[in-house]
RNA sequence: AAGCCGGAUACCGGGAGACGCUGGCGCUUCCCAGGGCCGAAGGAGCAGCCGCCCCGGCAAACUCUCAGGCAAAAGGACCGGGUCCGCACG
Numbered sequence: 001a002a003g004c005c006g007g008a009u010a011c012c013g014g015g016a017g018a019c020g021c022u023g024g025c026g027c028u029u030c031c032c033a034g035g036g037c038c039g040a041a042g043g044a045g046c047a048g049c050c051g052c053c054c055c056g057g058c059a060a061a062c063u064c065u066c067a068g069g070c071a072a073a074a075g076g077a078c079c080g081g082g083u084c085c086g087c088a089c090g
Stems, first nucleotide, its partner, number of pairs: 005086005011081004019035001021034004036070003042066001043064003048058004
C1' cells in the first nucleotide's frame, strides 16, 4: 500500500402492504366529506441491552398509526454495488 472490519452517502440496481371505494362540487385537472384498510419515509411507545445503577443512556423489522400511504407515477425501511471517511504516515 491493499484487504478485512466499521461509518457515511445527494449516485446505480432490487424493494412489500392496503378501497382505480362511496357521495357532492367540478368537467383542463383533483377539491370537500364519509367510512374501510396498510406499515417499510419520518415520529412516538416499550420489550430488550448498557452504565458511574433504582437513576440515566441506547432503543428494534415489535407496538401505535400522529404523519405518510391504499391503480400507475412518486415515495419507500432494508439489501447489494459504487464513492468517501476511519482503521492508517499503520
Model confidence (mean pLDDT): 81 of 100. The RNA shown here (Glycine riboswitch aptamer) has 90 nucleotides and comes from Paracoccus aeridis. It matches the Rfam family "Glycine riboswitch aptamer". From the family's description: This family represents the bacterial glycine riboswitch. Of the family's consensus pairs, 91% are formed in the model.